Large-subunit ribosomal RNA, domain IV from a marine eukaryotic metagenome, 328 nucleotides, folded computationally. The prediction has a mean pLDDT of 89.
Context: one part of a larger RNA
């Protein structure tokens, strides 16, 4: 000196990124319990009291004919201790947020989370030799299933919703019309031969889908504006004008797990507060199933404040065991 524990006077988180860590709580009966709430919950909510021992005196279950055994209760008064759930065992709580509805799932071996996945939603493609997947095939799965079913994609419980845009992608459709390949076709032409022919090149026309080309189609990929002027104090601009565009962001939310300036401004709570909370709206660069915004319950899940409780700390110390270390 260090690990592993026990205790500590005043204070009580001043520690510190952060109450990490520790300490408190813990059991059993009685008693009481808010906001909120999907009416189940929340809830052991919070809080308060009892708790040994002996005697008495009423009782109550169970067995049993009883006598009585075994288990308790409720009342009275006593008794001993620093201490009676006497050891060991064994929730700290509350309040406000954010996310994610929930139990589950994950990076074996630095990440358990707001990741993933769920139920529920919606789009799609499938009619049965299904559609998808696997295999060269045969053949299998799907299914000994049959659109209340089966494959695919997105979103994620519930409540309240989900706006606008088909110009561009992509995807469904379209008996015209343009363009298009192999094939068909043969008018013309070249060789070659005496000829008949033979060989070879080749226009017109006819010729799929698919592409242009007409419509559709956002719980498809995606998008979702400038600039000026204007109201009898000022300041704004409900109101006009003007360019662009497929259309210019609607409900809701907002310095936000999203705000650059920014510690934005104002109000809270502290003596003081870049965090928190509630409000503002000049949203650098919010916004509705790449789902918008609540939302009881729940969470080893971020973040902010209160009790209690504590050697975290002011400010450290003894002591126990073991380690270094010293001597032997």
């Nucleotide at each position: 000196u260090g690990a592993u524990g026990u205790u500590g006077a005043a204070g009580g988180a001043a520690c510190u990124c952060g109450g990490c860590a520790a300490a408190a709580u813990g059991c059993c009966c009685u008693u009481g319990u808010a906001a909120c709430u999907u009416c189940g919950g929340a809830a052991a909510a919070a809080g308060a009291g009892g708790g040994a021992c002996c005697a008495a005196u009423u009782u109550u279950u169970a067995g049993g004919c009883a006598a009585c055994u075994a288990a308790g209760a409720a009342u009275u008064g006593g008794u001993g201790g620093c201490a009676c759930a006497g050891a060991a065992u064994a929730g700290g709580g509350a309040g406000a947020a954010g996310c994610g509805a929930c139990u589950g799932u994950u990076u074996a071996u630095c990440a358990a989370a707001a990741a993933c996945a769920c139920a529920g939603g919606u789009c799609u493609c499938u009619g049965c030799u299904a559609a998808g997947u696997c295999g060269u095939a045969a053949g299998a799965c799907g299914a000994u299933g049959u659109a209340u079913a089966g494959g695919g994609a997105c979103u994620g419980a519930c409540g309240c919703c989900u706006g606008c845009c088909c110009g561009g992608u992509g995807c469904c459709g379209g008996a015209a019309g343009g363009u298009u390949a192999a094939a068909u076709g043969g008018u013309g032409g070249a060789g070659u031969g005496c000829a008949a022919g033979c060989u070879c090149u080749a226009a017109a026309a006819u010729g799929a889908a698919g592409c242009c080309c007409c419509g559709g189609u956002g719980a498809a990929c995606g998008g979702c504006g400038g600039c000026c002027g204007u109201a009898a104090c000022u300041a704004u601009a409900a109101c006009g004008g003007u360019c662009c565009u497929a259309a210019g962001g609607u409900a809701g939310c907002g310095a936000a797990a999203u705000u650059c300036c920014u510690u934005g401004u104002c109000a809270g709570g502290u003596a003081a507060g870049u965090u928190c909370u509630g409000a503002c709206c000049c949203g650098c660069a919010u916004g509705a199933a790449u789902g918008g915004c609540g939302u009881a319950a729940c969470g080893a899940u971020u973040u902010c404040u209160c009790c209690g409780c504590u050697g975290u700390c002011u400010c450290c110390a003894a002591c126990a065991u073991c380690a270094a270390c010293u001597c032997a």